[in-house]
This is a predicted structure of a 173-nucleotide RNA (Lysine riboswitch aptamer) from Ligilactobacillus murinus. The coordinates come from a structure-prediction model, not an experiment, and the mean pLDDT is 77. The sequence is in RNAcentral, with records from MGnify. NCBI's taxonomy places the organism under Bacteria, Bacillati, Bacillota, Lactobacillales, Ligilactobacillus.
Order: sequence, then C1' cells, then structure tokens
RNA sequence: AUCGAAGAGGCGCAACUGACAUGAGUAAAGACCCUUAGCUGCUAUAACAGUGUUUGAAUGGUUCUAAAAAGGGGAAGUUGCCGAAGCUUUAGGUGUUUAUAGACACUUGAUGCUGGGCUGUGGUUUAAGAGAUCACAGACUGUCGCAAACUAAACUUUGCGGAGUGCUAUCGA
Repeated sequence: AUCGAAGAGGCGCAACUGACAUGAGUAAAGACCCUUAGCUGCUAUAACAGUGUUUGAAUGGUUCUAAAAAGGGGAAGUUGCCGAAGCUUUAGGUGUUUAUAGACACUUGAUGCUGGGCUGUGGUUUAAGAGAUCACAGACUGUCGCAAACUAAACUUUGCGGAGUGCUAUCGA
C1' cells in the first nucleotide's frame, strides 16, 4: 500500500407489531324529495359489458339517519443495523374490462446526490406545516488533515479545511 474481517458517531437509520391522532362527521350505505336522458366500469378516444329512458335510472343536488378504510404520520415496543438509509433522474414488470396514450398503486434494475441529526427561510410533494425532500443559511456533533497555544513528549484547547470511495486498531492475509 492492497484485500478481508471487526468497530465507533447519536435527538443515528430502517423494518415489523399493536394501539393512537389525522383522514372525517368525509366516502360508501339507507330514507324523503328535486332534476331528466343518459349513466357506470381510474382519465381521453374507440370497442365491449352492465344499467335506464315518463311505471323516472344513474350521475348530480338539498335535508336527515347511521358511519368507515387505505396511502401518508408521530410516539412506544421488538428486531436488524452504522450507506445505516433517504431522495433525484431514468428504463422495465404487474394491477386498475380490452387496444393506444396517460394517471395512480406495487415492484425490479440503473444513475446521481447526501458524514450525522437539529433549527430558520423559500420551493416541491401531500387532504394537511402532519411528514418527506431540494436549495440557501446557521450553530452543533463524530472523524481525519493543517496551523497555533500549552507541554519534556503527549493529552487537551482554539481556528481553518476535507468527505463515508471517509475514519479507528497491539486484528488477519
């Protein structure tokens, strides 16, 4: 020096579990009524299927009754961990009746960025400043390097800088 294996950072990371808040007095359902020719199957076009046309449907609308869930979230517990993991961009796969184009959900790969969490401002996302993320700014923190102070030498302290492709050691080859 290279490779391997181990280890540290701390308001550290993720998954899972059962509760909780939000979602929401919303959707769907039921009752009465209004409207009238269409309506439903995520959106558009075409098809297909279903359903209805004065015995009044469905969508839509008023009122009333009763009343959810998912995605997203924080906390707790458990487990696995320390590129933990997160996000950007991009290419596929599966599903939402079929085809094409899109949208959404889940998922696989590639790519780039981020040492870590915190705070502020703005943008994006989102039902929602809940949360996440991006940009900028700030202090904090771990680590290494450089300089200075102290010192016999160190420890330590201060300032500046770098990035996890980093750092540590009586580890192995």